[in-house]
Context: one part of a larger RNA
RNA sequence: CUCUAGUGAAGGAACUCGGCAAAAUGGCCCCGUAACUUCGGGAGAAGGGGUGCCCACGAGAGUGGGCCGCAGUGACUAGGCUCAAGCGACUGUUUACUAAAAACACAGGUGCAUGCUAAGUCGUAAGACGACGUAUAUGUACUGACGCCUGCCCGGUGCUGGAACGUUACGAGGAGAGGUUAACUUCGGUGAAGCCUUGAAUCUAAGCGCCAGUAAACGGCGGCCGUAACUAUAACGGUCCUAAGGUAGCGAAAUUCCUUGUCGGGUAAGUUCCGACCUGCACGAAUGGCGUAACGACUUGAGCACUGUCUCCACUAGAGACUCG
Numbered sequence: 001c002u003c004u005a006g007u008g009a010a011g012g013a014a015c016u017c018g019g020c021a022a023a024a025u026g027g028c029c030c031c032g033u034a035a036c037u038u039c040g041g042g043a044g045a046a047g048g049g050g051u052g053c054c055c056a057c058g059a060g061a062g063u064g065g066g067c068c069g070c071a072g073u074g075a076c077u078a079g080g081c082u083c084a085a086g087c088g089a090c091u092g093u094u095u096a097c098u099a100a101a102a103a104c105a106c107a108g109g110u111g112c113a114u115g116c117u118a119a120g121u122c123g124u125a126a127g128a129c130g131a132c133g134u135a136u137a138u139g140u141a142c143u144g145a146c147g148c149c150u151g152c153c154c155g156g157u158g159c160u161g162g163a164a165c166g167u168u169a170c171g172a173g174g175a176g177a178g179g180u181u182a183a184c185u186u187c188g189g190u191g192a193a194g195c196c197u198u199g200a201a202u203c204u205a206a207g208c209g210c211c212a213g214u215a216a217a218c219g220g221c222g223g224c225c226g227u228a229a230c231u232a233u234a235a236c237g238g239u240c241c242u243a244a245g246g247u248a249g250c251g252a253a254a255u256u257c258c259u260u261g262u263c264g265g266g267u268a269a270g271u272u273c274c275g276a277c278c279u280g281c282a283c284g285a286a287u288g289g290c291g292u293a294a295c296g297a298c299u300u301g302a303g304c305a306c307u308g309u310c311u312c313c314a315c316u317a318g319a320g321a322c323u324c325g
Stems, first nucleotide, its partner, number of pairs: 001320008010311002014309001019306001027051005036041001038145001052067006068072001080304007087296002092104002108143007120129003146291004151221003156218002158214005165209003171203002176198005183190002222240005249283001250280001261277005
C1' cells in the first nucleotide's frame, strides 16, 4: 500500500453526476395518527411511552411492592421517515451472459370480419384447429383501470357499396387478304371448290375510370394586411388559398431551438425542482387529451434523522503484498 471487519474528537452531505457506500431505524405491547380518497385505503402514516429480575395476589391478562446495571426484544435475528413532481392505473412479463424500465402484458373501451361445411389458420391433398363452440361466440386491428371527454376534414391513399356509361383479356366471330391449282385463255394472265396462312367489325368478366359512403381507417387540421379617444393589444374588417384550417383540455412540457425565457417559491447563494405566464422553433384529443386514490428494486427535486461520503485522516484485528527462510 491492497482487501475484509471494527472504532473515532469537533462538524454533519461541506463529498459526489447522484447521500453511491456506510450509518441510523428495527421485535412485541400501549397511546396516537394528516392531506387526499375509487370510502377499501392512505397506515406499521407521522409521533410518543413501555420492555430485566425477585416477592405477594390472580385462572389469566395483569395489579401492588421490592432489587440491580451505563445499558433489560442486554448477544443474534427483525421497516429509516416525510413532502412535492413526472411516467405507467394496479399484481404480473422482459433483453439466460452489460438495459427490469416510462418498454410488453393487463382488466376495460372501440372498429372490422364471420350465420356455420363460419370467418380465419396449417396442409399439394386428404384432413385438422377454430369447436364437439354458434354473434353475451370466434378471429383480427388499435387503445389501455377509473373519472370528465374524444372537435373539424372523405380532396389524396385504403376499405365498403353501386352499376348506367367509357376502357379491357382469353374466348366466340368471321368481312376481307395472301399461297396453292381444276378449269378457261388474247398464252400476258384470270382463277371455283378444297387445303394452308392471316384476319376487320361485332359479342365478351373482374378490374380501372366513374358515382357515393367511411377517420376509435392511413392520414391532415393556413397565410398576408389593416383597425379602439395615451400607448399597447386587437373583440372587428379586408384579401388569398384549402378537403378542412387545431375545438375542449394542457403548455419552456420525457415535447421550447432562441433559453439559465420572465415572474413567484424554496437556498446565504438554485442551468436542476415546484407554481404561474403563453411568444406551442415543432402539444392536442383511442399513433387517445386532461386529471386521478392506491401501487413502483422506475425517474426528478426538497427536508428530518443518521453517519469517516467529506473537512482530514488516525488507530485496532485478521488476510495479502514486501524481506528473509